RNA sequence: CCUUAGGCAAGCUAGGGUUCCGAUCGCCGCGCGUGAGCGCUGGCGAUGACUGGUCCAAGAGCCUGCCGGUUCCGCGCCUCGCGCGGGGCUCCACGGAGGGACAAAAGCCCGGGAGGA
Repeated sequence: CCUUAGGCAAGCUAGGGUUCCGAUCGCCGCGCGUGAGCGCUGGCGAUGACUGGUCCAAGAGCCUGCCGGUUCCGCGCCUCGCGCGGGGCUCCACGGAGGGACAAAAGCCCGGGAGGA
């Protein structure tokens, strides 16, 4: 310096924001009330340092499945190789800034990146 040490998907979580729902606040409308105010299968707007539901979500998080690799056993065949079935293994992994998407943000994507050990 190069190559290999595997790939994909579903469910979930850490985490994330605010499109929708809800919540809270304000205003308007309608009704009740002498009034202050109260109520609503209403409307508009604002708020995520609003607990939530929907939603997004991990290479280094959980769990499940499939494919591949490798190995052992058994069986078969056109026999030194191939096919089928069953079992084992499939390790390790510190990590910015900045940028990007969706409504927006993030442990998402750039990225097992840059860098470091």
Molecule: Guanidine-I riboswitch aptamer
Organism: Thiobacillus sp. UBA2597